[in-house]
RNA sequence: CCGCCCAUAGCUUAGGGGUAAAGCAGCGGACUCUUAAUCCGUAGACCUUGGUUCGAUUCCAAGUGGGCGGA
Numbered sequence: 001c002c003g004c005c006c007a008u009a010g011c012u013u014a015g016g017g018g019u020a021a022a023g024c025a026g027c028g029g030a031c032u033c034u035u036a037a038u039c040c041g042u043a044g045a046c047c048u049u050g051g052u053u054c055g056a057u058u059c060c061a062a063g064u065g066g067g068c069g070g071a
C1' cells in the first nucleotide's frame, strides 16, 4: 500500500427495516444469627459522520479502532 472480517450494557453474546434481548457483573429488597447460595425487583448500550427511507442497530458510502491475509 491492497483485500477480507469485526465494532450492540462493565464483560460475553442475540437481534439484519417498525419502542433492543439475555447470561454474568452492579444496585435495592426477601431469606439467614452472619456470609454464601437461592428468589424478587431495578439501572445501564447500538464506534463516528453523511446518504437512502414515512421510519436505520439493521441497507449504502466514507472515516476511526481491532483482527486476518497478500505485497
Base pairs, nucleotide, nucleotide: 001070002069003068004067005066006065007064010024011023012022013021018054026042027041028040029039030038047063048062049061050060051059
Molecule: transfer RNA
Organism: Candidatus Giovannonibacteria bacterium RIFCSPHIGHO2_02_42_15